[in-house]
Molecule: transfer RNA
Organism: Chloracidobacterium sp.
RNA sequence: GCGGGUGUAGCUCAGGCGGAAGAGCGUCUGACUGUGGAUCAGAUAGUCGCCGGUUCGAGUCCGGCCACUCGCC
Numbered sequence: 001g002c003g004g005g006u007g008u009a010g011c012u013c014a015g016g017c018g019g020a021a022g023a024g025c026g027u028c029u030g031a032c033u034g035u036g037g038a039u040c041a042g043a044u045a046g047u048c049g050c051c052g053g054u055u056c057g058a059g060u061c062c063g064g065c066c067a068c069u070c071g072c073c
Base pairs, nucleotide, nucleotide: 001072002071003070004069005068006067007066010025011024012023013022019056026044027043028042029041030040031039049065050064051063052062053061
């Protein structure tokens, strides 16, 4: 330099064909317990990597860029 993949909550990841974002873990509070853990109940959070375009409407489609990663030269 060329090509592929990935980027969504604090972490690990879901989100067929565009209709406006969720799970598990974690964290906090309460119940329970002599304490802790486990269990139960409730709560907690996202400029969807960045900038633009298309559209009535974009996490999703298009273009550019950035980061990580794999391969080729």